[in-house]
């Protein structure tokens, strides 16, 4: 350096759900809580997926419908970067 770990010692992270806060929403965050995780560490580069405030289009009295990421998701997958313990 690479590979392996399911009984990973000491330890680490924390799904759903509940409450507060932020946000138009998706969602995020803090506390509680553990479904799981051996990169569930970092990063939207690629694909997927969620949302549609603003913008655009159509109809239109009001208004409604559709499209759109510049907003999310790294616990959807791939890529990139980094890393603890033990064993070989």
């Nucleotide at each position: 350096c690479c590979g392996c770990a399911u009984u990973g010692c000491u330890g680490g992270c924390a799904a759903a759900c509940u409450a507060g806060c932020c946000g138009a929403a998706a969602g995020g965050u803090u506390a509680g809580g553990a479904c799981g995780c051996a990169a569930a560490g970092u990063u939207u580069c690629c694909g997927g997926u969620c949302u549609a405030a603003g913008g655009c289009u159509u109809u239109u009295u009001a208004a409604a419908a559709g499209c759109u990421a510049u907003g999310g998701u790294a616990g959807c997958g791939g890529g990139a970067c980094u890393a603890c313990u033990g064993c070989a």